[in-house]
Context: one part of a larger RNA
RNA sequence: CUGGGCGUAAAGGGCGCGUAGGCGGAUAAGCAAGUAAGAGGUGAAAGCCCAGGGCUCAACCCUGGAACUGCCUUUUAAACUGCUUGUCUAGAGACUGAUAGAGGUUAGGGGAAUACCUAGUGUAGAGGUGAAAUUCGUAGAUAUUAGGUGGAACACCAGUGGCGAAGGCGCCUAACUGGAUCAGUACUGACGCUGAGGAACGAUAGCGGGGGGAGCAAACAGGAUUAGAUACCCUGGUAGUCCACGCCGUAAACGAUGAGUGCUAGAUGUUAGAGGCUUAGCCCCUUAGUGUCGCAGCUAACGCAUUAAGCUCUCCGCCUGGGGAGUACGGUCGCAAGAUUAAAACUC
Numbered sequence: 001c002u003g004g005g006c007g008u009a010a011a012g013g014g015c016g017c018g019u020a021g022g023c024g025g026a027u028a029a030g031c032a033a034g035u036a037a038g039a040g041g042u043g044a045a046a047g048c049c050c051a052g053g054g055c056u057c058a059a060c061c062c063u064g065g066a067a068c069u070g071c072c073u074u075u076u077a078a079a080c081u082g083c084u085u086g087u088c089u090a091g092a093g094a095c096u097g098a099u100a101g102a103g104g105u106u107a108g109g110g111g112a113a114u115a116c117c118u119a120g121u122g123u124a125g126a127g128g129u130g131a132a133a134u135u136c137g138u139a140g141a142u143a144u145u146a147g148g149u150g151g152a153a154c155a156c157c158a159g160u161g162g163c164g165a166a167g168g169c170g171c172c173u174a175a176c177u178g179g180a181u182c183a184g185u186a187c188u189g190a191c192g193c194u195g196a197g198g199a200a201c202g203a204u205a206g207c208g209g210g211g212g213g214a215g216c217a218a219a220c221a222g223g224a225u226u227a228g229a230u231a232c233c234c235u236g237g238u239a240g241u242c243c244a245c246g247c248c249g250u251a252a253a254c255g256a257u258g259a260g261u262g263c264u265a266g267a268u269g270u271u272a273g274a275g276g277c278u279u280a281g282c283c284c285c286u287u288a289g290u291g292u293c294g295c296a297g298c299u300a301a302c303g304c305a306u307u308a309a310g311c312u313c314u315c316c317g318c319c320u321g322g323g324g325a326g327u328a329c330g331g332u333c334g335c336a337a338g339a340u341u342a343a344a345a346c347u348c
Stems, first nucleotide, its partner, number of pairs: 003320004007302002012316001014201001017198001021194003025088007033081002035077008049065006091191001092188002094185006103177007110154001115149007125136002162169002206247003210243002215241002220236004258315003262311002266293008275284002277281001297304002321348003330341004
């Protein structure tokens, strides 16, 4: 390289947008680049292969043929691919009317709870645990009542419910804003799919300077436990967690399942719509999502099964025995932490 693969054995990029490229609906005409057929030229000789012959045979040698699967020129063909021109509506988009939603950003507001502060009542304990102690408390704690401050998170509703490309999103209100679905249409007319590079987004932790800091809590301190206890348990507690800005760019970033198109039994829940009637039903039908079970088929098995891991096609990414190693070196990026790209010796 070919081949074979990628749910769990090695292997789907974290995710969308999109450049080049690759691939691409129906129909008519034309062209003839690909394609196909014929002819001509060339494809040195030797060699390989076939037939015959010469050295006693063979190796070896000689003669002839075939082949040299290629390239060039020319004459045709026009189904398919391509190109040009025209037409179409099934893909894609658009318009109109509805619908649902924790989709996003900003601003304002709310109540419960924890903590703290002030004041009142009140008195000797409170906390905590398997049991204790560290700890708090007669300078009045814990408990309880009233008022206040501040930060963070939003019980119930809540649901294999919803929305989003993924990460993710959950109190209420408003403004701005993205997407989706359904129904209708007399609009555009292939405008599509994928996507190397690229550039955007990307949980948590971490980083920079600035704010904020109630609770929780790495590190740290103390008390226990223990043979020891740099832990599990307890009392404290700093970064951090929060906000705005700028970086980082990784996760079991998981459905461990790339995106798109078409086709291939059903049954039963649920979400958002449309239609129907024998009209309010435990009904029928139809889209789009989201679950469970299950046939064919697939699979090494487990299992998947119209939300495919089935049957096809297109494009991208990735794998090629274990360790060494996602490491070294070099490059790129980063303030750093490090990220990314990515070997070999050696060994089994």
A computed fold for a 348-nucleotide part of an RNA from an uncultured prokaryote, annotated as small-subunit ribosomal RNA, central domain. It matches the Rfam family "Bacterial small subunit ribosomal RNA". Gene Ontology terms of the family: structural constituent of ribosome and ribosome. Model confidence (mean pLDDT): 89 of 100. RNAcentral holds the full RNA, with entries from ENA.